């Protein structure tokens, strides 16, 4: 250094709830609270989940208008779903 991760030390994050807040939503952001995590730090590159205001097509009610279903493009969320870049702290075996 580099690979591992230990009833080791220092510490760090923080799921369910759950208050406020933003969104159309999935979700995320503060407080609170710990299930759990050796990168649960940080990055949407490849996979995968997961959402649809609004576009655009069909279909059904239906005289128009509307409403409702489904289906496609875009867009978006998830790093605590995997992989995978990249950095950071110990130092047993």
């Nucleotide at each position: 250094u580099u690979c591992c991760g230990a009833u080791a030390a220092u510490g760090g994050c923080a799921a369910a709830c759950u208050c406020g807040g933003a969104g159309a939503a999935a979700u995320c952001c503060g407080g609170g609270g710990a299930c759990g995590c050796a990168a649960a730090a940080c990055c949407a590159c490849g996979g995968g989940u997961c959402c649809u205001c609004g576009g655009c097509c069909g279909c059904u009610u239906a005289g128009c208008a509307a409403a409702g279903c489904g289906g496609c493009a875009c867009g978006g969320a998830c790093g605590g779903c995997c992989g995978g870049g990249c950095u950071g702290u110990c130092g047993a075996a």
c-di-GMP-I riboswitch aptamer from a Desulfuromonadales bacterium, 93 nucleotides, folded computationally. The sequence was found by an Rfam model in a public genome assembly. The coordinates come from a structure-prediction model, not an experiment, and the mean pLDDT is 85.